[in-house]
RNA sequence: UUAUUGAGAGUUUGAUCCUGGCUCAGGAUGAAUGCUGGCGGCGUGUCUAAGGCAUGCAAGUCGAACGGGUACAUUCUGGUAGCAAUACUAGGAUGUGCUAGUGGCAAACGGAUGCGUAACACAUUGGUAACCUGCCUCGAAGUCGGGCACAACCAGUCGAAAGAUUGGCUAAUUCCACGAUGGAUAUGAGGGGACGCAAGUCAUUCUCAUAUAAAGUCGCAAGACGCUUCGAGAGGGGCCUAUGGCCCAUCAGCUAGUUGGUGAGGUAACGGCUCACCAAGGCUAUGACGGGUAGGGGAUGUGAGAGCAUGAUCCCCCUUACUGGGACUGAGACACUGCCCAGACACCUACGGGUGGCUGCAGUCGAGAAUAUUCCCCAAUGGGCGAAAGCCUGAGGGAGCGACGCCGCGUGUGCGAAGAAGGGCUUCGGCUCGUAAAGCACUUUUGCCGAGGAAGAAUUCUGACGGUACUCGGAGAAUAAGAGGUUGCUAACUCUGUGCCAGCAGCAGCGGUAAUACAGAGACCUCAAGCAUUAUCCGGAUUUAUUGGGCGUAAAGGGUCCGCAGGCGGUUUGGUGCGUCAUCGGUUAAAUCUUUGGGCUCAACCCAGAGACCGCCGCUGAUACGACCAGACUAGAGAGUGGGAGAGGUGCACGGAAUUACCGGUGUAGUAGUAAAAUGCGUUAAUAUCGGUAAGAACACCAAAUGCGAAGGCAGUGCACUGGAACAUUUCUGACGCUCAGGGACGAAAGCGUGGGUAGCGAAAGGGAUUAGAUACCCCUGUAGUCCACGCCCUAAACGAUGGAUGCUAGAUAUUGGCAGUAUCGACCCUGCCAGUGUCGGUUAAAAAAGUUAACACAUUAAGCAUCCCGCCUGGGAAGUACGGCCGCAAGGCUAAAACUCAAAGGAAUAGACGGGGACCCGCACAAGCGGAGGAGCAUGUGGUUUAAUUCGAUGGUAAGCGAGGAACCUUACCUGGGUUUGAAAUGUAGCUGCAAGCCACUGGAAACAGAGGCCGCCUUCGAGGGUGCUACACAGGUGCUGCAUGGUUGCCGUCAGCUCGUGUCGUGAGAUGUACCGUUAAGUCGGGUAACGAGCGCAACCCCCGUCCCGUGUUGUUUUUCACGGGAGACCGCCUCGGAUAACGGGGAGGAAGGUGGGGAUGACGUCAAAUCAGCAUGGCUCUUACAUCCAGGGCUACACACGUGCUACAAUGGUCGUGACAAUGGGUUGCCAAACCGUAAGGUGGAGCUAAUCCCAACAAACACGACCUCAGUUCGGAUUGAGGGCUGCAAUUCGCCCUCAUGAAGCCGGAUUCGCUAGUAAACGCCUAUCAGCCACGGGGCGUUGAAUACGUUCUCGGGUCUUGUACUCACCGCCCGUCAAGUCAAGAGAGUCGGAAAUACCCGAAGGCUCCGAUAAGGGGACGAAGGUAGAGCCGAUGAUAGGGACUAAGUCGUAACAAGGCAUCCGUAGCGGAAGCUGUGGAUGGAUCACCUCCUUU
Repeated sequence: UUAUUGAGAGUUUGAUCCUGGCUCAGGAUGAAUGCUGGCGGCGUGUCUAAGGCAUGCAAGUCGAACGGGUACAUUCUGGUAGCAAUACUAGGAUGUGCUAGUGGCAAACGGAUGCGUAACACAUUGGUAACCUGCCUCGAAGUCGGGCACAACCAGUCGAAAGAUUGGCUAAUUCCACGAUGGAUAUGAGGGGACGCAAGUCAUUCUCAUAUAAAGUCGCAAGACGCUUCGAGAGGGGCCUAUGGCCCAUCAGCUAGUUGGUGAGGUAACGGCUCACCAAGGCUAUGACGGGUAGGGGAUGUGAGAGCAUGAUCCCCCUUACUGGGACUGAGACACUGCCCAGACACCUACGGGUGGCUGCAGUCGAGAAUAUUCCCCAAUGGGCGAAAGCCUGAGGGAGCGACGCCGCGUGUGCGAAGAAGGGCUUCGGCUCGUAAAGCACUUUUGCCGAGGAAGAAUUCUGACGGUACUCGGAGAAUAAGAGGUUGCUAACUCUGUGCCAGCAGCAGCGGUAAUACAGAGACCUCAAGCAUUAUCCGGAUUUAUUGGGCGUAAAGGGUCCGCAGGCGGUUUGGUGCGUCAUCGGUUAAAUCUUUGGGCUCAACCCAGAGACCGCCGCUGAUACGACCAGACUAGAGAGUGGGAGAGGUGCACGGAAUUACCGGUGUAGUAGUAAAAUGCGUUAAUAUCGGUAAGAACACCAAAUGCGAAGGCAGUGCACUGGAACAUUUCUGACGCUCAGGGACGAAAGCGUGGGUAGCGAAAGGGAUUAGAUACCCCUGUAGUCCACGCCCUAAACGAUGGAUGCUAGAUAUUGGCAGUAUCGACCCUGCCAGUGUCGGUUAAAAAAGUUAACACAUUAAGCAUCCCGCCUGGGAAGUACGGCCGCAAGGCUAAAACUCAAAGGAAUAGACGGGGACCCGCACAAGCGGAGGAGCAUGUGGUUUAAUUCGAUGGUAAGCGAGGAACCUUACCUGGGUUUGAAAUGUAGCUGCAAGCCACUGGAAACAGAGGCCGCCUUCGAGGGUGCUACACAGGUGCUGCAUGGUUGCCGUCAGCUCGUGUCGUGAGAUGUACCGUUAAGUCGGGUAACGAGCGCAACCCCCGUCCCGUGUUGUUUUUCACGGGAGACCGCCUCGGAUAACGGGGAGGAAGGUGGGGAUGACGUCAAAUCAGCAUGGCUCUUACAUCCAGGGCUACACACGUGCUACAAUGGUCGUGACAAUGGGUUGCCAAACCGUAAGGUGGAGCUAAUCCCAACAAACACGACCUCAGUUCGGAUUGAGGGCUGCAAUUCGCCCUCAUGAAGCCGGAUUCGCUAGUAAACGCCUAUCAGCCACGGGGCGUUGAAUACGUUCUCGGGUCUUGUACUCACCGCCCGUCAAGUCAAGAGAGUCGGAAAUACCCGAAGGCUCCGAUAAGGGGACGAAGGUAGAGCCGAUGAUAGGGACUAAGUCGUAACAAGGCAUCCGUAGCGGAAGCUGUGGAUGGAUCACCUCCUUU
């Protein structure tokens, strides 16, 4: 330099697309918490209380500035002792070391902190000619003489102490307002010079006047270090400007030293910095002022970037030092470990008074979720002092503690299948942990032991770290793995326990007995000395959109217009060069970042080079575009002229119809009102009708989807005044334009004020209805109001839910206005243009294309393509609410939050379902008929009740004469009591028994059972093999639970005509099409047509029975055409006619036994009801196991105040009784049907022929029916319940609890309320017969059979059910849906609130410390003055805490009242407003369609 750079997912729905929020996956941290923890390196560590601090240390140094002191040494002099050496002692000198004090320098650095500060505090770029600068460097010159003090020290005094004070002595590099020197400097005055129009500014210019210096020390010396003055430099600092970086406008006006000037003071320096005077300015929507928050930057985290968030560690700047104020010293401070004052706090005290300041390093208490050692060293780096040696240095270098972070290493490697044991699972076969372990062979990083042992010292000495790093040797697999997760997102699954419990959860969600979601276990997944969680930031989020979003219906266009500021702006020429663009220069500290290389074994980390740091400043250049200046133009805009259109506005005047009231007449009992009524009005004469008078309000027809207006809105007619638009003309001006925050004006209805007016209507109110209630809907009254004038209010679904302007992008047609052309005398017609308003949907025609849109839809009147400007939106609720402000007379309006809460709220479209929506069609659905039920008695089933038990199930339709096609025992499942425990029945193993088995009979007992006898004694391949019994163990057994774990079966919708698929096509998609439409059908049956073409399951047909004929066969039939069986024929709209699209098909006819599916049956699509059944059977799971199993006896399932369902018999004369007389079919029969005959009134008995059945029997004459007789309308010669007596039959058994017969008894009942059921032809109705079950039978039930044999259907308005299409929907668990509000209970947050408490900032006044200033004084002491912190008093405003209480809000499985909304939601809904009401809400008035349905009108297209 190029290049590298952007991932999504879950969750609204039955499903879909969109909008939109919530949540997740990533990275990061000065972190904390939980579990766990081997080593090393490098980093990092009070984010909270700028809370309080014990203790130690953190700033000293210089004796080469000075006088002393002190110790030692040397030396000299004296004294004493000694012979002396010498010792001791006193003094002097010298040297060395140390040193309190004076003096110098440092202490203003280094270190800490982030309270304050929204500011020239910081950053960047400039300026300072408006400034300062110790030590350091360079240059120039100099350093000559004097003098006065004060510490220390000595002597006192006070005090507990801290300390203070008096007197006296003394040195210096202390001090001197003492002197000298001065080519220097400063100040003042003047002259010249440069720049400049000037004011003025500048310079190493010149002259004069005045003022101002110095210190020494060391050294033998040389000299060194100092000192003084001036100039320069470097580094450091002060001040100023521009630009940049937080939130709130619910902070909109702020400001008196304020803004400027003159003068003075002050400062190093400019300056209202301060003061006096003068003027009245200065700042502000480009956000002043106020409030909240905050140290700023380099940078850090994240991100593709733009951005967003942050400001620990490191670096730079600022700020602060217990809190507040103040100055001193000094080059530098208003000074972290200096001073003074005030205050709070703490400590000492002899109570008089003093002392202190860890936001330095450690450490301590406190606070907190939370953050380390009272360590070593100045060896290195650096700082201060010193000539130096050196001293000081909690700066710094190191070590320690903490997995707090980053980086690196290890916890072993290879072989090893009997796939060990053990764990887990299991379909019991096995699978898995798993080569994993064991075992065998190796290795030694790390840790441990031993030995050696650095660099870091450039620099002679000197190493805290450190016996460290590192090296070598040794022993030994030895010292070393966890955490989280496993429903989806998201990698990873099973078992057990639990049972909406315990619990989980980031979101969706999981858990109510088979939980991969809880808990445990095993297995697995991820990361790994860590792993998770919590908190926070960025990302994903294009979810604030500059890059990069939107506003018709999802959140979002201001109600409308005018318009200042602002933003944007037509054609053309010249200029400037501000924006813009380009080259170059300066700066953008270092670190960080990127990259290249290097050093620690690698890495983290560190070092060096390069780049970058997107910014600012300057020089030079370019001039297209934007800007500015000057000029020109006419296409934008405006003006002029001309003739027209219009419910545009304001005022005045006039008109007729209607209504009501009043007056008069006619006239009489009603009228009015409603679904029906009532209140009301009316015999005091209403209503009705005629005439007259009065009043107010509104203007029929014309009238239209018309027209006008900015919107709201505007409608009888005339006149006056007046606004705007269109067209024509192209005469004038010459960009004059567009939009518009703030501002102004207008602004329906309701409402308010004052004054009028008031016919009708009509909130409120009264009454009547309706209703469970009815504060409503309906009715009768009726006040405000509606009307006018004036003044307010200022909101609406103020809507096209669509801001304004300009340009561009195929049309057609209608209409309004204007113009032109043709033609004409003129008008009309026709054609074209401009402007406006509509439509292009429905009928075969036609049109909407492109484009846009989530779709619906929009489409030259854009929601298309573009530009400019304004307004508005950012999940739902809380809420257009609270608080504050502004406006209003009030009602209220405008502006406009948060806490809290939910995971959605929403738009469009799709499939269903539903509608007190619509259209079409069907069905014994209604209607038309016939007969029943509901009333009675009885039978039967159910509920309920009762009971020891009344076993269980079925419960709207689709349970209830159902399971049950047959409960006395059995059945039987229930109850009571008595028995049994490998069991009543099954399989297996082991042991025992050579015992079979079986039969007979005895005792107790209700039986089961228990006990005790007898008879007979098995087969065999000889293996105790089969079989039997007993014992033990596996197991059996359960009508116990779950039909909401299931299979199978069944019911209903429904024998309804529907339900789907493949391919294709349409749609982003769910889906649609096919299957819509027309005709037709019993039918999605068929035909036509068609972006569909085909196909499947259903329909129909094929199957069975009946009806006609033919053929064949046949006995038990034989009289035969019969009958039975088997096979065939026949019916297909085939023929004719009519209708119809010539089709499908329909109407009629012929023929035919039968005619349009001939009648009946079997047959039941996809699915619905978690429909029914675990008790028919099967079956998962759970559960019981001397019992919930099993056996037995008895009882119960048959109870009985009552309620319901289904039936039978009746209530009678279309009948009953008696007599006589006729005619069937289906069936059944050997444990059976049973004939004849006899007995019995009868049930039945005796009897035994016949029959395994076309032979015999049940079985008979079937009954209703027909004929005859009696009964004569009665509770009866109807009806037969109930009861008594006597019998019969079945059966171990008839009491609970059977059936039948005879005699006697003779109840209710005289046709059934509301309501309701069946049936369309051989049907209903009536009549009997047969049969399954069965010993018998509670059968009047079920299933069949025949006999007699009707009536009616106009039709589809209504009821019910169903089908198709369509429409609305807030429903999808699908209307038995959804859902609103009050009230009651609990919890939570916020607002109001008599007040109470606190805080910060300000104002006025009082008091006034230290201190500097100023004045007096002497230049002192001392005193006065203004200023001045803290404090006090007062009244306002702001913020916060708290507060009885009242009100609203949110949330909370099963509370109360209603039913407001969603369908026409049962009164269409909603918006604004007003009144009213327990509540949703209701009513008035104006408005919207985001209203269903029907009708009409209009429009479009064609003719």
Molecule: small-subunit ribosomal RNA
Organism: Candidatus Uhrbacteria bacterium